[in-house]
RNA sequence: GAUUUAUAAAGAAGCGUGGAGAGAUCAGGCUCAUGGAAGCGCUAGCAACCUCCCCCAGUUGGGAACGGUGCUACAUCCUGGUCUGCAAAGGUUGCAGACAAAUAUAAAUU
Numbered sequence: 001g002a003u004u005u006a007u008a009a010a011g012a013a014g015c016g017u018g019g020a021g022a023g024a025u026c027a028g029g030c031u032c033a034u035g036g037a038a039g040c041g042c043u044a045g046c047a048a049c050c051u052c053c054c055c056c057a058g059u060u061g062g063g064a065a066c067g068g069u070g071c072u073a074c075a076u077c078c079u080g081g082u083c084u085g086c087a088a089a090g091g092u093u094g095c096a097g098a099c100a101a102a103u104a105u106a107a108a109u110u
Stems, first nucleotide, its partner, number of pairs: 001110008013043005021032003026080004044072003049068002051064004076102001081099008
């Protein structure tokens, strides 16, 4: 890097450095940002995928948070594909839901 599986409307901050962008890509929006963005460092915290312990024939489940990750603005910030329903309307729009795709994280395999 690739594949598979699971999860994604919850949760969680400060300081230092840095000096203009950031929110995955593209597009349209909308927000944050010199009252200091991204990145990097330190500390703290959230969470519970791996790990550890318990229950269970097994799966599901419960607990801890030392260790391996991850994460700590806005629903994965919203929408941009399909289907269904409702409403308006006269081949379009809006609303709601489900699914898919993409992305992110973890674990396993390669």
Overview
Predicted 3D model of a 110-nucleotide RNA (SAM riboswitch aptamer (S box leader)) from a Bacteroidia bacterium. Lineage of the source: Bacteria > Pseudomonadati > Bacteroidota > Bacteroidia. The sequence was found by an Rfam model in a public genome assembly. Its mean pLDDT, the model's own confidence on a scale to 100, is 83. The model forms 97% of the base pairs in the Rfam consensus.